Notes
This is a predicted structure of a 75-nucleotide RNA (transfer RNA) from a Bacilli bacterium. The RNAcentral record of the sequence draws on ENA. Taxonomically the source falls in Bacilli (Bacteria, Bacillati, Bacillota).

């Protein structure tokens, strides 16, 4: 330098162009002699960034950043 994949909640990951979700974590409550476990509820998002297409974009297109893998060049 080229190609491919990934980027969504604090973490790990879902979501067929049509209301962004789950588990864990956190907070509150229940249970109990107390803690843990268990049960219930709550909280948590400019979907990496900037544009475009569309009535409508996490999803399609373009550019760009980061991470990873493969290939190549020089030495």
């Nucleotide at each position: 330098g080229c190609u491919c994949a990934c980027u969504u909640a604090g973490c790990u990951c879902a979501a067929u162009g049509g209301u962004a979700g789950a588990g864990c974590a956190a907070u509150c409550g229940g249970c109990u002699g107390u803690u843990a476990a268990c049960c219930g509820a709550u909280c948590g998002g400019u979907u990496g960034u900037a544009g475009g297409u569309u009535c409508g974009a996490g999803c399609c297109c373009u550019a760009u950043a980061g991470u990873g893998a493969g290939c190549g060049c020089c030495a």

The same sequence occurs in records of 2 taxa.
It matches the Rfam family "tRNA". It is annotated as a transfer RNA. Gene Ontology term of the family: triplet codon-amino acid adaptor activity.
Its mean pLDDT, the model's own confidence on a scale to 100, is 80.